[in-house]
A computed fold for a 447-nucleotide RNA from a Gemmataceae bacterium, annotated as Bacterial RNase P class A.
RNAcentral holds the sequence, with entries from ENA.
The model forms 94% of the base pairs in the Rfam consensus.
The gene name in the source record is rnpB.
RNA sequence: CAAGCCGGCUGGACGGUCGCUGCCCGCGCAAGCGGGGAGAGGAAAGUCCGGGCUCCACAGGGCGCAGUGGUGGGUAAUGCCCACCGUCCGCAAGGACCGGGAAAGUGCAACAGAAAGUAAACCGCCUGGGUAGUUGUUAGUUGAUAGUUGUCAGUUGCCAGUAAAGCCAAGAUGGGUCGCAGUAUUUUCUGACAACGGCCAACUAUCAACUGACAACUACUCCGGUAAGGGUGAAACGGCGGGGUAAGAGCCCACCAGCAGCCUGGCGACAGGCUGGCUCGGCAAACCCCACUGGGAGCAAGGCCAAAUAAGAGAGCAGGGUCGGCCCGGCCCGUUAUGACUCUCGGGUAGGCUGCUUGAUCGGCCAGGCAACUGGCCGGCUAGAGAAAUGACCGUCGCUCGCCUCACGGUGAGGGACAAAACCCGGCUUACAGGCCGGCUUGCGAA
Numbered sequence: 001c002a003a004g005c006c007g008g009c010u011g012g013a014c015g016g017u018c019g020c021u022g023c024c025c026g027c028g029c030a031a032g033c034g035g036g037g038a039g040a041g042g043a044a045a046g047u048c049c050g051g052g053c054u055c056c057a058c059a060g061g062g063c064g065c066a067g068u069g070g071u072g073g074g075u076a077a078u079g080c081c082c083a084c085c086g087u088c089c090g091c092a093a094g095g096a097c098c099g100g101g102a103a104a105g106u107g108c109a110a111c112a113g114a115a116a117g118u119a120a121a122c123c124g125c126c127u128g129g130g131u132a133g134u135u136g137u138u139a140g141u142u143g144a145u146a147g148u149u150g151u152c153a154g155u156u157g158c159c160a161g162u163a164a165a166g167c168c169a170a171g172a173u174g175g176g177u178c179g180c181a182g183u184a185u186u187u188u189c190u191g192a193c194a195a196c197g198g199c200c201a202a203c204u205a206u207c208a209a210c211u212g213a214c215a216a217c218u219a220c221u222c223c224g225g226u227a228a229g230g231g232u233g234a235a236a237c238g239g240c241g242g243g244g245u246a247a248g249a250g251c252c253c254a255c256c257a258g259c260a261g262c263c264u265g266g267c268g269a270c271a272g273g274c275u276g277g278c279u280c281g282g283c284a285a286a287c288c289c290c291a292c293u294g295g296g297a298g299c300a301a302g303g304c305c306a307a308a309u310a311a312g313a314g315a316g317c318a319g320g321g322u323c324g325g326c327c328c329g330g331c332c333c334g335u336u337a338u339g340a341c342u343c344u345c346g347g348g349u350a351g352g353c354u355g356c357u358u359g360a361u362c363g364g365c366c367a368g369g370c371a372a373c374u375g376g377c378c379g380g381c382u383a384g385a386g387a388a389a390u391g392a393c394c395g396u397c398g399c400u401c402g403c404c405u406c407a408c409g410g411u412g413a414g415g416g417a418c419a420a421a422a423c424c425c426g427g428c429u430u431a432c433a434g435g436c437c438g439g440c441u442u443g444c445g446a447a
Stems, first nucleotide, its partner, number of pairs: 001443010012397007020039002023036005041418001045429002048427005053298004065294005070084005085099001086097004100289002105287002107283002122230002124226003128222022150158002159174001175200005238256002241253003257279002259276007302354004312345005317339001319333005361380008399414006
């Protein structure tokens, strides 16, 4: 310097004039007059939470209802504040938490997804069965082609590891019949199992077709196994690696996470260590369970005085009205009451007074405490109206903006935030133009 985090303060100042609401003093019978002094906020707001105060209710217990919810502390009390713990977020300063219990029960989870909880089989993976296909091996049958149908007394010997096609590999049979021919042959009787050829058969090799068996693979399908993998979701029944397995799986093992027990430290929430077997999903601001707290209404509370009027109570009562200025007098009504008469009480409407501002108060200093906060001493008094006052104007300064000026400064304009007591206090929350201060973090730069 930049970007941030946390905390606090302020909310124009002074003077004058005219008003408004209370108070005090003086004068005055009074009305009033004169003088003095005081007069909104940090939120006075919302009326959300907690108290004081007041009245009403209240033996004790239970049910129900409402509130609160990590631990310890502060306090008159709190859902507030402080310190600490845990989880999460941030590089950090710091921040967020609707922070008890989900192995008591009930319930809920849109959409998606196979399955949302005593889990589940959609894809995928795997064992087995079935069907079809492909390939391979093997056996058989048929056919085609090629080869052979010898020797020996006899054998599993020899021909021969030969023939055939075709390198390797594999690898034989070894018979019959017809023609040849009544031919060769023979002195004669005879008389060819000769070459060669046909047919059949056998064997070997190769190829083709078909059939069967087996194996592998592929596709479909069925019964199962599997939660490793894919996919869905905010969330899928511990994570990760290895072993294991048909494939898999805490099935087994190491480490990690969670859980339980023990030990150590801490008042505690918790933290650390060791051991053990186990894997128990989320939501309680859903019902619920657990612990703790809570009687109701509010200053229009409440208290006092008290015109009027009604109920009610007590006492009294012979006159009253009219004509008239008055007396006398005349007239009318009443005369012991079921009175509409008088007085008193009662009651408490209008109205007045009070509650009512000296208080868990404010300021300073000291002490204790990490802090919230508490204690002591000294000093101060700071609106109390009752439909509700606290306002307006002017001047000077300040502030903001514009212009001039390098600057100092000059000049012109502007008026401004949110909002205003109503018994009091402690908190929280929300609103707020503008200005100021302190502490800390990270990065960059310079010395």